[in-house]
């Protein structure tokens, strides 16, 4: 020192909900709260969901279809990591 693995010890991150605020919307971000989480640390490559104002289409109260957009705490890939029993 690398890989695999998660007993301990120092610690971390932060879900819904609340409040604000972006944004047509999923959803962002800030604060406040802990449902988890050994990569719940980064990255939209693949699939998966979500959303689709604006565009296109129908039998047009709506309804489909999508360019786009979000999701890394859906999964799967890549990068990068604290600690050390069995």
């Nucleotide at each position: 020192c690398c890989a695999a693995c998660g007993a301990a010890a120092g610690g971390g991150c932060a879900a819904a909900g609340c409040u604000g605020u972006c944004g047509a919307a999923a959803g962002g971000c800030a604060g406040u709260g802990a449902c988890g989480c050994a990569a719940a640390g980064c990255c939209a490559c693949g699939g998966g969901u979500c959303a689709a104002a604006a565009g296109c289409u129908c039998c047009a109260a709506g309804g489909g279809c999508c360019a786009u957009g979000a999701u890394a705490g859906c999964c799967g890939g890549g990068c990068u990591a604290c600690c050390g029993a069995a």
Molecule: c-di-GMP-I riboswitch aptamer
Organism: Desulfobacteraceae bacterium